The RNA shown here (transfer RNA) has 75 nucleotides and comes from a Candidatus Aenigmatarchaeota archaeon.
Its Rfam family is "tRNA". Gene Ontology term of the family: triplet codon-amino acid adaptor activity. By type it is a transfer RNA.
The sequence was found in a public genome assembly.
[in-house]
RNA sequence: GCUGAGGUGGCGGAAUCUGGUUAACGCGUCCGCCUGCAGAGCGGAAGAUUAUGGGUUCAAAUCCCAUCCUCAGCU
Numbered sequence: 001g002c003u004g005a006g007g008u009g010g011c012g013g014a015a016u017c018u019g020g021u022u023a024a025c026g027c028g029u030c031c032g033c034c035u036g037c038a039g040a041g042c043g044g045a046a047g048a049u050u051a052u053g054g055g056u057u058c059a060a061a062u063c064c065c066a067u068c069c070u071c072a073g074c075u
C1' cells in the first nucleotide's frame, strides 16, 4: 500500500440481515433488606449524544460518503 472484520455505559456484549415506542443481558458501582461484621442471596437505582464529521429519510447504532483508530490476511 491492498483486502476483510470491527469501534455501542467503568468492563464485556446483543440489537445492523428487515431503519421505527423506553439501546437487551451479564459483570462492576451505589442504596435498601438480611448479618455481630463482611460475603453470598433478594429488591431497587444511577450510568450511553452508539469513534468523529457530513449525507439520505418523516425517522439512523442500523443505509451512503470521508476521516481516525484496532485486529487479521496479502504484498
Base pairs, nucleotide, nucleotide: 001074002073003072004071005070006069007068010027011026012025020058029045030044031043032042033041051067052066053065054064055063